[in-house]
Molecule: transfer RNA
Organism: Candidatus Staskawiczbacteria bacterium
RNA sequence: GGGCCCAUAGUUCAUUGGUAGAACGCCAUACUGAUAAUAUGGAGGCAGAAGGUCCGAUUCCUUCUGGGCCCACCA
Repeated sequence: GGGCCCAUAGUUCAUUGGUAGAACGCCAUACUGAUAAUAUGGAGGCAGAAGGUCCGAUUCCUUCUGGGCCCACCA
């Protein structure tokens, strides 16, 4: 320098065009002598950044940022 993949709740991941969900974690309540476990309820993200297409974008396109892999070049 060229190519490919990834970036979504605290963490690990779904959702692949119609204003985002699970598990674990966290908080509260019940249960217990008290914890744990279990049950019920709740909070928590506008989806790395900017722009474009579209009636509408996490999802499609472009650029950038960060991370990973392969190839090439230099040494």